[in-house]
């Protein structure tokens, strides 16, 4: 940089001791010990693996084959007790932030402000390349 996902799921102990939830605002968590580190446990199914089904072999790649050709690289669903690489285990990525739209309130048709809801984006996180 590209692609995919982010409404589900999953906590105990030990150590430490004041901040933490990425930024800002809100709202939360936290001396009844948060955050963090370690141990154990668990969740999930991104890669890898396994099973089943579909598909491709016109072009490209790998293997088998003298050749015709075949199998796989593709997609979907499921599994994951023992064995792999990560990830995750407060709150939807905790909510919002920028744009668009429906609706409501304000004296409120336009404009403006606030609120609810929906969609998209940005940012971030994780994985794969």
């Nucleotide at each position: 940089c590209u692609c995919a996902u982010c409404g589900a799921g999953a906590g105990g102990g030990a150590c430490u001791g004041a901040g933490g939830g990425a930024a800002c605002g809100g709202c939360c968590c936290g001396u009844c010990g948060a955050c963090g580190u370690c141990c154990c446990g668990g969740c999930a199914a991104c890669c890898a693996c396994c099973a089943c089904g579909a598909g491709c072999c016109u072009c490209c790649c790998g293997c088998c084959g003298u050749a015709c050709g075949g199998c796989g690289g593709u997609c979907g669903u499921g599994g994951a007790c023992c064995c792999g690489g990560u990830g995750c285990c407060a709150a939807u990525u905790c909510c919002g932030u920028c744009c668009c739209g429906u609706g409501g309130c304000g004296a409120g048709a336009u404009c403006c402000g606030c609120c609810c809801c929906g969609g998209g984006a940005a940012a971030g996180a994780u994985g794969a390349g």